[in-house]
RNA sequence: AGAGUUUGAUCCUGGCUCAGAUUGAACGCUGGCGGCAUGCUUAACACAUGCAAGUCGAACGGUAGCAGGCCUUCGGGCGCUGACGAGUGGCGGACGGGUGAGUAAUGCAUAGGAAUCUGCCUUGGAAUGGGGGAUAACUAAGGGAAACUUUAGCUAAUACCGCAUAAUGUCUACGGACUAAAGCAGGGGACCUUCGGGCCUUGCGUUCUGAGAGGAGCCUAUGUCAGAUUAGCUAGUUGGUGGGGUAAAGGCCCACCAAGGCCAUGAUCUGUAACUGGUCUGAGAGGAUGACCAGUCACACUGGGACUGAGACACGGCCCAGACUCCUACGGGAGGCAGCAGUGGGGAAUAUUGGACAAUGGGGGCAACCCUGAUCCAGCAAUGCCGCGUGAGUGAAGAAGGCCUUCGGGUUGUAAAGCUCUUUUGUAGAGGAGGAAAGGCUUUUGGCUAAUACCCAAGAGCUGUGACGUUACUCUAAGAAUAAGCACCGGCUAACUCUGUGCCAGCAGCCGCGGUAAUACAGAGGGUGCGAGCGUUAAUCGGAAUAACUGGGCGUAAAGGGUGCGUAGGUGGUGAUUUAAGUGUGUUGUGAAAGCCCUGGGCUUAACCUGGGAACGGCAACACAUACUGGGUCACUCGAGUAGGUGAGAGGGGAGUGGAAUUUCCGGUGUAGCGGUGAAAUGCGUAGAGAUCGGAAAGAACACCAGUGGCGAAGGCGACUCCCUGGCACCAUACUGACACUGAGGCACGAAAGCGUGGGGAUCAAACAGGAUUAGAUACCCUGGUAGUCCACGCCGUAAACGAUGAGAACUGGAUGAGGGGAAACUUGCUUUCUCCGUGUCGAAGCUAACGCGUUAAGUUCUCCGCCUGGGGAGUACGGCCGCAAGGCUAAAACUCAAAGGAAUUGACGGGGGCCCGCACAAGCGGUGGAGUAUGUGGUUUAAUUCGAUGCAACGCGAAAAACCUUACCUGGUCUUGACAUGUCCGGAAUCCUGCAGAGAUGCGGGAGUGCCUUCGGGAGCCGGAACACAGGUGCUGCAUGGCUGUCGUCAGCUCGUGUCGUGAGAUGUUGGGUUAAGUCCCGCAACGAGCGCAACCCUUGUUUUUAGUUGCCAUCAAGUAAUGUUGGGCACUCUAAAGAGACUGCCGGUGAUAAGCUGGAGGAAGGCGGGGAUGACGUCAAGUCCUCAUGGCCCUUAUGACCAGGGCUACACACGUACUACAAUGGGUGUUACAGAGGGUUGCGAAGCCGCGAGGUGGAGCUAAUCUCAGAAAAGCACUCUCAGUUCGGAUUGGAGUCUGCAACUCGACUCCAUGAAGUUGGAAUCGCUAGUAAUCGCGGAUCAGCAUGCCGCGGUGAAUACGUUCCCGGGCCUUGUACACACCGCCCGUCACGCCAUGGGAGUGGAUUGUACCAGAAGCUGGUAGGGUAACCUUCGGGAGCCCGCCAACCACGGUAUGAUUCAUGACUGGGGUGAAGUCGUAACAAGGUAGCCGUAGGGGAACCUGCGGCUG
Repeated sequence: AGAGUUUGAUCCUGGCUCAGAUUGAACGCUGGCGGCAUGCUUAACACAUGCAAGUCGAACGGUAGCAGGCCUUCGGGCGCUGACGAGUGGCGGACGGGUGAGUAAUGCAUAGGAAUCUGCCUUGGAAUGGGGGAUAACUAAGGGAAACUUUAGCUAAUACCGCAUAAUGUCUACGGACUAAAGCAGGGGACCUUCGGGCCUUGCGUUCUGAGAGGAGCCUAUGUCAGAUUAGCUAGUUGGUGGGGUAAAGGCCCACCAAGGCCAUGAUCUGUAACUGGUCUGAGAGGAUGACCAGUCACACUGGGACUGAGACACGGCCCAGACUCCUACGGGAGGCAGCAGUGGGGAAUAUUGGACAAUGGGGGCAACCCUGAUCCAGCAAUGCCGCGUGAGUGAAGAAGGCCUUCGGGUUGUAAAGCUCUUUUGUAGAGGAGGAAAGGCUUUUGGCUAAUACCCAAGAGCUGUGACGUUACUCUAAGAAUAAGCACCGGCUAACUCUGUGCCAGCAGCCGCGGUAAUACAGAGGGUGCGAGCGUUAAUCGGAAUAACUGGGCGUAAAGGGUGCGUAGGUGGUGAUUUAAGUGUGUUGUGAAAGCCCUGGGCUUAACCUGGGAACGGCAACACAUACUGGGUCACUCGAGUAGGUGAGAGGGGAGUGGAAUUUCCGGUGUAGCGGUGAAAUGCGUAGAGAUCGGAAAGAACACCAGUGGCGAAGGCGACUCCCUGGCACCAUACUGACACUGAGGCACGAAAGCGUGGGGAUCAAACAGGAUUAGAUACCCUGGUAGUCCACGCCGUAAACGAUGAGAACUGGAUGAGGGGAAACUUGCUUUCUCCGUGUCGAAGCUAACGCGUUAAGUUCUCCGCCUGGGGAGUACGGCCGCAAGGCUAAAACUCAAAGGAAUUGACGGGGGCCCGCACAAGCGGUGGAGUAUGUGGUUUAAUUCGAUGCAACGCGAAAAACCUUACCUGGUCUUGACAUGUCCGGAAUCCUGCAGAGAUGCGGGAGUGCCUUCGGGAGCCGGAACACAGGUGCUGCAUGGCUGUCGUCAGCUCGUGUCGUGAGAUGUUGGGUUAAGUCCCGCAACGAGCGCAACCCUUGUUUUUAGUUGCCAUCAAGUAAUGUUGGGCACUCUAAAGAGACUGCCGGUGAUAAGCUGGAGGAAGGCGGGGAUGACGUCAAGUCCUCAUGGCCCUUAUGACCAGGGCUACACACGUACUACAAUGGGUGUUACAGAGGGUUGCGAAGCCGCGAGGUGGAGCUAAUCUCAGAAAAGCACUCUCAGUUCGGAUUGGAGUCUGCAACUCGACUCCAUGAAGUUGGAAUCGCUAGUAAUCGCGGAUCAGCAUGCCGCGGUGAAUACGUUCCCGGGCCUUGUACACACCGCCCGUCACGCCAUGGGAGUGGAUUGUACCAGAAGCUGGUAGGGUAACCUUCGGGAGCCCGCCAACCACGGUAUGAUUCAUGACUGGGGUGAAGUCGUAACAAGGUAGCCGUAGGGGAACCUGCGGCUG
């Protein structure tokens, strides 16, 4: 410090997720030790049991119990001593300990303040005199189950009460008045004594009064969570006067008076919450948090109340009420663990009913000492932090085993074993600190004192106090002995293979894995990370600049309010002066300690503990400064405004006027249609329409002008005239003197639609009706048509109310239009220049994610307002406000997804556009589709009908030959190292002939044969046998693959290097203007070059030359024949086959840009690529093929392998494709006469001759082929015949007879002859091929092959027609445009309906919680009153009084009750929409012009998406 995830890719926006740190944690697996910490976060739920606050005999009366002593009549007595139960009294139980329920301020934090109190403590001053009356304990007598209690009697005090004294106290009318006490203990020389003591002294107490310290109470300021879907709250309320009350100010309380007080800087209400130092995180600012430790507050079963006291309204005190629990003799009583342990319960979850007061601290005490669940320790828990260990060295045969493997090896791995060492921890034993200081006794010195007593201080000696504790630590012994796991290994993110599984089981933090080769599941091996822990879950911060103060945004991503006026508020021009609030500097106080940080020290180290420092960002006080901001004052004129002059304008309102057009009505002319559409129909019209002429009526809107022209704040405004009226611009001077800008709330305006009332109603037109279209058509189109559209008044308050751009101000290069005003100049014009305002376009810098913006900013700055924070749910629900309603404004959550989105890029696509090409259409010729047959396919059938190919690009395809074989299929019969390969061993030559059984495979036999090489061991080949490795598979997967092939397409495209542009994907080049068959070439150009394609090079054909001349040829010469290059001869010609030539827009004219080229011509065999072939770019289709071959994986192994026989692949209601033959006269038949090319041939082609009607047979010449042969080419020509007919067309089918091949033609071959003579008379919708030697037509040959072609591949013969042209159909190329597509339109995608699940709104209600108001009621208690009762101290005139207590009454008031509201939670028949789900139904709304452009607002309608009307926007 970042990373993953939206896309085909990119940049941006934006969310989600991860890596880090942390925790009072929990859970899973695992677990050796120690140190230091921490440990009910939930039920402030209920609690059994024990303990947690007592102490003092030196305050008191005393002696129940214990010990000692004395006395004793042995019964006991004496408080005499140590001590001490209970009691009186004092001090303490207000601390310490717990918890966080309540509390948003009576709290807390920080800083201040004045009107206060303060036990014990410290330090001063002054005292401590003299009296009195009671009462507990105790005794006696009662009541009660108990708790407890009543009466009578005795007694003490540091208990209680007077008196005296009285200021340094309090009050005061300044004269004065009032107010206190207590003693106890130790010691003692004189003196006194009633022998108790007095007296003196010391200590501890007591009283009064100062001061201090510490503590407590009160007040003020500032800060202190969320919600406005909580906006108004408040009657003791706010203030005053006078009282009361308190320790103290104060409405704290009361009486009276006034009407205030708080609030948008958030009152009140609701929800939540103890606060802080700090803690966690973070670079910081912040955010979250408030366990442990420390400070404060609050609480103590719930609610209320007071008493005592220095202090409480009191955790282990009291009273009352309530709930709960317990005891009870039913009359009545007792209790409060949120103290420490512990129990139940709740919960994911949190410990021992331990030891000790040894230390620290607290209470009491003179002290010893007692008490102390505070505390110190121990126990339990890996809960956390820190430290240590589980061994170290050596050790290669790189052991065994495991795993993987390309079978070679690799890895685990120096790891282990082995050898040599060490001994932390643990085990056993022995030793052994520190935490201890005090205290007590003795003693020395000093102080007090009359005192060498006592007491106090300092010192010395002795004694002696440890829960922890078998402590820490040290030593010794034996011995590697006692000690390693967890998670992960697809990316993020370090770490990879095998096996199993097969969208199953499962994983998952996000993206996502799993459908037979899973590094993602599970296991294993290996590896990585951490390590006594490791993972998971939960939670917080971080990353997240994702709430942005530091540090974000708002044209299109979420986001500018529809517009203005203006209140509060915020901000504000220039100069001077003053102030010193902000601001700055300095000083002072405070900011507790702990913690964090720095630096020392102590535990072996560390964690931990400890000393010092810094810091504590803050607040306050004082002093100084005065630039800036603020306040006050005085000025100024540039901002702003006013006055004057001029000007433009659809600015607004009102009244009136006008013409054109539409419609309707009346009348005339006139006749058959009009109207409407893609085409029609509904509709109108012979009752006279439409057309046309004239007239009338009515309403609405204002053509041309008219313009990215004008005006207005926006909405908006358009004929003309008048009236009223707002704003603006320019010019020049004068005046005011900051009067300004913005603007939360508020107020006003605000298109269209809509609403109310009343008018009006021509047109247009939601709804509606009809006609069309359509599968349907609740639409688009047509004919009608009502609200409405118009006016007046009143509502509504919304729009894509848009520049999707808030208002104001300043600054920052330009160019060019057009609107309004002013000035200058001359050349006086339809001139030029300058300037101000408003309004457009293009563009510098700059900005922006890009697009784009660019002085009218989206640039650079300032001020103020509004708004945004992932998508959906949803601008919805609920609540509130507004509205007549429709509805508007405000505005969530649950739940759900990992995206949603912006701009740009490349493709693809479009019922977008432009250009171009192709037998693509058109123009033609001939077909297919109808018939019969052949063949292939589908389907069906079958034991099997083997398998594959399936739009173009499967279907006469694989198959260039299924009778057996082929053959893979079926049935049956057989074999199991196998039909085939290699290796080992044994035997045998190989091989040939043959018998029997059997369908054959096979089985059982018989016979012949005895080879070749040799180093003499043996070897090679072949055959048979045995066992094991293995063979074998046309079994599966073409979606694991190689290779090969098809297709787009012989279409003209596809790319790269460098450079340049762009943030980038990418672009450029390759686009543009021409041209071409062509990305072919030329020109231009931020491109310049290059590659694969195109073309050319190759083959063939067309002309010709040269060379050569047999098997080819024969012109000339010669010979010969019935005839023939037959022969001699020749190579001229043809031809053959090798090498050349030739064609290049080369030449001329025109055109083009002077180019490329195009066009015409000449010459030429051929002319613009001469014809044909081979040749197939990058890629697409998971195209085809595992059955050509090869091959991974899987599967079978006496079978899915191998052999054999027979059958099947040839089936047949039917459908389709491809062909053949025809339907006839351009023909059929018969006869006759011509002319090819290219091929094949020795397992072959096979001549002549002869036989047969023929297929063919016989025959065997010749030929390994320019020699022989297949082999008669056919159409054509010439004759004759047929004469339009199902025929002399056509030949299927069937019968008979044959031929050939073959082991064999039954299933199932081809051919021949005789006979038979079917359909068919040119073929519906639809559809195919072809542009010249082509189509059409005619025959010939070849491969395969024993035989079998209408198929396929070739060959030549005859030989056309047409092409205006590119509108349309199909396919393709280039450019451009739109896109919500990228699996790419066979795309994407919307809504209803049906079903499952989830959360949520409404809902008659029902049940709880909290709370307001009104009323009833009123315990305990305090206060007040008091006619009843009682009463020791003091006073008394002895009667009584003062005072006090009880009782009663009143006020206040807790619990409780009644009524009626409010808020909130849960639940609820039914119901509404929403979300989500693998394949459901209906349509097709949106994305392309999405097939009617879309969207916004509004209204109506409709199964649904939606449709239509009106206005608006361009996205």

Source information
The RNA shown here (small-subunit ribosomal RNA) has 1515 nucleotides and comes from a lake water metagenome. The prediction has a mean pLDDT of 85. RNAcentral holds the sequence, with entries from SILVA.